The part of an RNA shown here (large-subunit ribosomal RNA, domain II) has 874 nucleotides and comes from Choanoflagellata sp. RNAcentral holds the full RNA, with entries from ENA. It matches the Rfam family "Eukaryotic large subunit ribosomal RNA". The family is grouped with related families in Rfam's "LSU clan". The literature on the family includes a 2001 paper in Science by Yusupov et al., "Crystal structure of the ribosome at 5.5 A resolution". The prediction has a mean pLDDT of 81.
Context: one part of a larger RNA
């Protein structure tokens, strides 16, 4: 080295045997619940039921607009009946039925017992063929086009023992449907080597990436019912208005006609008289007389103040007193004229019959009203919107979004608000400005160039200095509408069979080229098919509400701000109950069927009030403590309360603090000053002796003087000083009812910060049975199969305003079909008794005295708590 053999390790194979997890049956113990069964117990003075009163917990008042109501926001005092989407023509989907390239059928006939019904039916309405403004033309490729995907069927192959049924990556006929491509109509454009014929025109063929609400082996039509639109009074009530045609001047406004009224006194115009005076006009005085929108005032008329009285009155305008005018534009009676956009006004928009900035009556007329307000039984399933675009639109509507319903066509390699790979996108955050744009502070160094200024010089673009401006390299600090760089979070696309490979064909593109690119024919290559993870997926039809929104964490725009206005992403309220937050739309936790069990969350555990006066460590004491997101307020500044920290300094060479001694010379330093001697003021600020002593820290004098200090020193013996910081505390910090960590209250908390463990504690979570929905599986009714609103299993799942849909319930009448009833219907009324989530519904018992259910159907003036609702009662 090589072979054999033990042994140890790893690796793969078989063989046992054990554990462990999934899964599936069975048996056995254990708890729980369930029963219309069994059994016990109460059992009409009740362990049953009803009422009432007290306490304890929860607990604001419905309806309504609204982002939001318990609102100091409106309606509501109670009861009984009445009360509000309806019918009708037209359309649209749907569903049912008859017929079906046709369907209905009017006026008419005709049968008939009828107005019903039944026949026949010219014509009519929709369909059957479009298309083009129009004339006009007008859908067959020798014929169900072609590809592609297709349920369904046959075929065939696997698999259990046949059948029968699964399954398959084979094959084949392929429906509806979708998607592409070709044809045919017709409109529209270009063109034609056709053919008729005289051009012109007709009659053809061609092409089109042009168009049509076509065509491509019809579907359609009547009826009837749901919804839903749209015209009608149109769900009910409710105007201010408009229009027609009329009755009113017995009230009252005017003018007109013919009557009637108006006590007594004042003042005393004009005129006359008579004296007087004058030359004369006149004048003066005394009589006289008796006007006057003149005076006082009564009746009458009116209505000013008390703002009296009254004020469900005497009275829908009165009564008292006061007041105004009272011979006139006076009162006031009868006639009479003027009427409704008219009249009448000494005028007030007065007045025109209790009515006036346009009277009453009737009608149009149930005028309209984008606006107020009601708008009537139950249960189950689903479940919104306050946004986009237009609108003489902003209190509203159309449009699209979100919602329900109702179908269909498949169940695969489809989708997905995820996340992972690979790739593109972007110019916000940051970042940058010794990178570009723009703004910007600061010095340094140049000096070519320009501009002030100054010294030398007569001047010089001579030379020197200076201030800018300019150049270099730096330096501060900045951008929504700067940017080199540049995220994070986004936004697109891909993660195969419609793929991939080979060959072969087409072409007027491309190429030096049968190179290439497109396109296209025939083979092959398969299910771990091309990352994860979750899930059944598409697809039509019709359609309610809604088109006032708020709030929160971020981003973010206008504003001092705001519980303000305006924007994005997401989640909330709205439409959401439950624990918490003492209270509460929107913050924490978490989201709902009934019910028990048992854990939890957010928040708690002294008492109210379930739960540890529970453990540990530390701060705070507040004559105004403090006490838990949103959150219901304090700042700046300041404190030698008190607790930590951090720097810096002294200090057994004795520090600071106390006591206690020195604190000198030169010099009264030099200027200035009327004077300054350390100490009004300016400018220097040394030297010398010393342990130490300033050309002086204050006190003080006209100036000295004096005294103190810094500085030195002795007693004394161990820690001092200074600045800063940020814990809890104080100050800072004042307002109208009496007051709020929720209250008591609490002090080595029951307060702060820090931690530990247990407990409590929601409709969340688990298990469990019960109801309803939802979807899946089986089984299944007289001959088979199918299947049903039947039966049985398993799963999942239950909030909900506007809205939608299903299924029920109660009235009233009709038809049919079964009942109940004087041996007592119906109605009341009722502490009996039952059923049903429930709307309701059987049943006892009193009471009443004649009619009344129950199923199936079909109809509808059908369900009230509201409307300042109507009527009656109270």
């Nucleotide at each position: 080295g090589a072979u054999g053999u033990g042994c140890c390790u790893g690796u793969u194979u078989c063989u046992g045997u054990g554990a462990g997890c999934a899964c599936u049956a069975g048996c056995c113990c254990u708890u729980a619940g369930g029963a219309u069964g069994c059994u016990g117990g109460c059992g009409a003075a009740a362990u049953g039921u009803c009422u009432u009163u007290a306490c304890a917990c929860g607990a604001c008042c419905c309806g309504u607009c609204u982002u939001g109501a318990a609102a100091c926001a409106c309606g509501g005092a109670c009861c009984a009946a009445g009360g509000a989407g309806u019918c009708u023509a037209g359309c649209a989907u749907a569903u049912a039925c008859g017929c079906g390239a046709g369907c209905c059928u009017u006026u008419g006939g005709g049968u008939g017992g009828c107005a019903a019904a039944c026949c026949c039916g010219c014509g009519g309405g929709c369909g059957c063929a479009a298309u083009g403004a129009a004339a006009g033309u007008g859908a067959a490729a020798a014929g169900u086009g072609u590809u592609c995907g297709g349920a369904u069927c046959c075929c065939c192959c696997u698999a259990c023992a046949c059948u029968a049924u699964a399954g398959g990556a084979g094959g084949g006929c392929g429906c509806a449907c979708g998607a592409a491509c070709g044809a045919c109509c017709g409109a529209c454009u270009c063109u034609u080597u056709u053919g008729a014929u005289u051009u012109a025109u007709c009659a053809g063929g061609g092409a089109g990436u042009u168009u049509g609400a076509g065509u491509a082996a019809g579907a359609g039509u009547g009826u009837a019912u749901c919804u839903g639109c749209u015209g009608g009074g149109a769900c009910c009530c409710g105007a201010a208005a408009g229009a027609u045609g009329g009755u009113g001047a017995a009230c009252u406004a005017u003018g007109c006609c013919u009557g009637a009224c108006c006590a007594g006194g004042g003042u005393g115009a004009a005129g006359u008289c008579u004296g007087g005076u004058g030359a004369a006009a006149g004048c003066c005085a005394g009589a006289u007389g008796g006007a006057g929108g003149c005076u006082c005032g009564a009746a009458u008329g009116g209505g000013u103040u008390c703002u009296g009285a009254c004020g469900u009155g005497c009275a829908a305008a009165u009564c008292g007193a006061u007041c105004c005018g009272c011979a006139g534009a006076g009162u006031u009676g009868g006639g009479u004229a003027u009427a409704g956009g008219g009249g009448c006004g000494a005028a007030a928009g007065a007045c025109u019959a209790a009515u006036c900035g346009a009277a009453c009556c009737a009608u149009c007329u149930a005028g309209u009203a984008g606006c107020u307000g009601g708008u009537u039984c139950c249960c189950a399933c689903c479940g919104a919107a306050a946004u986009u675009u237009c609108c003489c639109u902003c209190a509203g509507g159309a449009u699209a979004g979100c919602u329900g319903a109702g179908a269909c066509u498949c169940g695969a390699u489809a989708c997905a608000g995820u996340u992972u790979u690979a790739u593109c996108u972007g110019g916000u955050a940051a970042a940058g400005c010794g990178a570009a744009u723009g703004a910007u502070u600061a010095g340094a160094g140049g000096c070519c160039u320009u501009g002030g200024g100054a010294g030398u010089g007569a001047a010089a673009c001579a030379u020197u200095c200076u201030c800018a401006a300019c150049c270099u390299a730096u330096u501060c600090u900045c951008a929504a509408a700067c940017u080199u760089u540049a995220a994070a979070u986004g936004g697109g696309u891909a993660a195969g069979a419609a793929g991939c490979c080979a060959c072969g064909c087409u072409u007027g593109c491309u190429u030096c080229a049968g190179u290439g690119a497109a396109g296209u024919g025939u083979g092959g290559c398969g299910u771990u098919c091309g990352a994860a993870u979750g899930u059944g997926a598409g697809u039509c039809u019709u359609u309610a509400g809604u088109g006032g929104g708020c709030c929160a964490u971020u981003u973010u725009u206008g504003g001092u701000a705001a519980g303000c206005a305006g924007a994005a992403c997401u989640g909330g309220c709205g439409a959401a109950g439950c624990g918490g937050g003492a209270u509460g739309a929107a913050c924490c936790g978490g989201a709902c069927g009934c019910a028990a069990c048992g854990u939890u969350a957010a928040g708690g555990u002294g008492c109210c009030a379930a739960a540890a006066u529970c453990g540990a460590c530390a701060c705070u004491c507040a004559u105004c403590a403090g006490a838990u997101c949103c959150c219901a307020u304090g700042a700046a500044a300041g404190g030698u309360g008190u607790u930590g920290g951090a720097c810096a300094g002294u200090u057994a060479u004795g520090a600071c603090a106390g006591c206690a001694g020195g604190a000198c010379g030169g010099u009264g330093g030099c200027c200035a000053u009327g004077g300054a001697a350390g100490u009004c003021g300016g400018a220097a600020u040394c030297c010398g002796c010393u342990a130490a002593g300033g050309a002086g820290u204050g006190u003080g004098u006209u100036a000295c003087a004096a005294c103190u200090c810094a500085c030195c020193u002795g007693c004394c013996g161990a820690a001092c000083u200074g600045u800063c910081u940020a814990g809890c505390c104080c100050u800072g910090a004042a307002a109208a009812u009496g007051g709020a960590u929720g209250g008591c209250g609490c002090u080595u908390a029951a307060g702060u910060g820090u931690c530990g463990u247990a407990c409590c504690g929601a409709u969340g979570c688990g298990u469990u049975g019960c109801c309803g929905c939802u979807g899946g599986c089986a089984c299944g009714a007289a001959a088979a199969g199918u299947u049903a609103g039947g039966u049985g299993c398993c799963a999942g799942u239950g909030a909900g305003u506007a809205g939608g849909u299903g299924g029920g319930c109660g009235u009233g009448g009709a038809g049919g079909u079964u009942g109940u009833g004087u041996g007592g219907a119906a109605g009341a009324c009722u502490a009996g008794g039952g059923c049903g989530u429930a709307a309701g519904c059987c049943u006892g018992g009193u009471u009443g005295g004649a009619a009344c259910g129950g199923c199936c159907u079909c109809u509808a003036g059908u369900g009230c708590a509201g409307a300042u609702c109507u009527u009656g009662g109270u």